[in-house]
The part of an RNA shown here (small-subunit ribosomal RNA, 3' major domain) has 479 nucleotides and comes from an uncultured bacterium.
Its Rfam family is "Bacterial small subunit ribosomal RNA".
RNAcentral holds the full RNA, with entries from ENA, Greengenes and SILVA.

Context: one part of a larger RNA
RNA sequence: UGGCGGGGGUCCGCACAAGCGGUGGAGCAUGUGGUUUAAUUCGAUGAUACGCGAGGAACCUUACCUGGGCUAGAAUGUCACACGACCGGUGGUGAAAGCCACUUUCCCCGCAAGGGGCGUGUGAUAAGGUGCUGCAUGGCUGUCGUCAGCUCGUGCCGUGAGGUGUUGGGUUAAGUCCCGCAACGAGCGCAACCCCCAUCACUAGUUGCCAUCAGGUAACGCUGGGAACUCUAGUGAAACUGCCGUCGUAAGACGUGAGGAAGGAGGGGAUGAUGUCAAGUCAUCAUGGCCUUUAUGCCCAGGGCUACACACGUGCUACAAUGGGGCGUACAAAGGGCUGCAACACAGCGAUGUGAAGCUAAUCCCAAAAAACGCCUCUCAGUUCAGAUUGCAGUCUGCAACUCGACUGCAUGAAGCUGGAAUCGCUAGUAAUCGUAGAUCAGCAACGCUACGGUGAAUACGUUCCCGGACCUUGCACA
Repeated sequence: UGGCGGGGGUCCGCACAAGCGGUGGAGCAUGUGGUUUAAUUCGAUGAUACGCGAGGAACCUUACCUGGGCUAGAAUGUCACACGACCGGUGGUGAAAGCCACUUUCCCCGCAAGGGGCGUGUGAUAAGGUGCUGCAUGGCUGUCGUCAGCUCGUGCCGUGAGGUGUUGGGUUAAGUCCCGCAACGAGCGCAACCCCCAUCACUAGUUGCCAUCAGGUAACGCUGGGAACUCUAGUGAAACUGCCGUCGUAAGACGUGAGGAAGGAGGGGAUGAUGUCAAGUCAUCAUGGCCUUUAUGCCCAGGGCUACACACGUGCUACAAUGGGGCGUACAAAGGGCUGCAACACAGCGAUGUGAAGCUAAUCCCAAAAAACGCCUCUCAGUUCAGAUUGCAGUCUGCAACUCGACUGCAUGAAGCUGGAAUCGCUAGUAAUCGUAGAUCAGCAACGCUACGGUGAAUACGUUCCCGGACCUUGCACA
C1' cells in the first nucleotide's frame, strides 16, 4: 500500500422486511449429469454452465460411428509435358461415391512452321486438418457493475515503499455539487450531447383521414370534394428547482404550493472507466508452437447426435365454478409477404384440396385478436375438470417421414384435488393474466427466443438481522 475480520462508524441495492405470483409434488417439452452404445460429435460447470453456442439434427447440416472409395487430393494459383476439347451422350459395375469402356466436337493470329487462349490428364510445387494447447495469443464476450470509482502533471511531505490531491463538514442517483484544507490543475468514468414514448405548433396531404357541402348504396370515404380532426414523418417549442413559501453561509432539501401535457434524473433504451476471475471461446474468425500427410485430409451410403433403472435445472399444461362447454357482440399494437401473402367461391366434420381476384403493399393479403361483455347450461364429482398414453383413419412438406416431422378426425381417458425441507421473480402501466407477430425455416419436434399491444393489482413501518457493494477508520501469525 492492499486484502481479510463471526472489529467499529456512515450509506446503498427487490438485500431483508411488507405484499403478489411462482419453483420444489403430477404429466409433458427442453437442456445437463449419469448410464448405455459401434457412435450416442464437441464445447459451456457456484454466483458468471444446464430452452447455453444451436435464430430451428429425417438426408444435408455433421464435426461422431460402421462400411465402400480417392491420394497434389473438394477449391485457387505457378511451371513442365501430353492430348483436343469443355459441355453432352451410351454401356458395365455399384447403395451411392467411385472405377472401367465407348462416342461427339475446339477457338484466335498466321501461307506455313509456330504462337496464344480454353479445357482435360500426368508430373513438380504452394495443400488440407471442427487434430492438441484459451495456461503461448489477437479479437470478441460474461461477471463484479451502470457500482462510483480509477489515475496523471507540477508542487509539498517522507531515507524509502509511498502519501497528499481523492481525506474532513454538508449534499447528491453519482469523486454530483458547495464549504474548508499544501495543495493547484487535468484525464478516463458520472451527467449531458444520441434514439423511442408523453404535450403543443408549423410544414406536407397519398395509399391514410371525413367536420362542413353535394351525389349515391342493402351497406361501406363508395364518389365529387375538403385540409378541419385522427394519423403519418420532418422541423421546432417545452422543464430550468425557472416562480412562491420554509430551512440553510452555500450546495441543496422540503411543500396536497402555483402554473403546466409533463416536476425535481418525466418514463424507457443505447452507452459498461482502471481493473478482477491465468473466467469463456484455437469449433465464428485470425494466429505462434506441436502433431498428422495413401490419413487426424477428401467423397459417399446407412446409422448416430432423438438411446433410458435414475438425478438436477429451465419451462408448458393442469388439478377447476373468479371455472368448463355452447351461441352471440366488441376493442389493439407491432410485424411479414413475389420460389411469396392469398381475399372470395366450391369440396371436405377437419387438417387441407381445387379454382381464383388483389398486392413488389399506410392501397391487397396473412388477420380470427384473446382475455372481456351478454344469454343458456353444468352444481363439487377424479366430474361436461384435466388432458398424458395408445389404436384406427387421414392431410401436408419433402428424392425420402421406419429409426426420427408437424397437423387433423374418431376412439381411448393415465397421473393430478394446490405440492416437505428449501428456494426464485417482481416497486407501476410493474407483477399477474390475455392473446398477436417475427427471425431461423422445404417442413418442424417453438411449450424456446425476440418484439408487440389488451386487462391491470397489492405492499414498502423500517434498516435490527441474511446477501452483495461503496467510503472512512481500527486490528492482523496474510501478500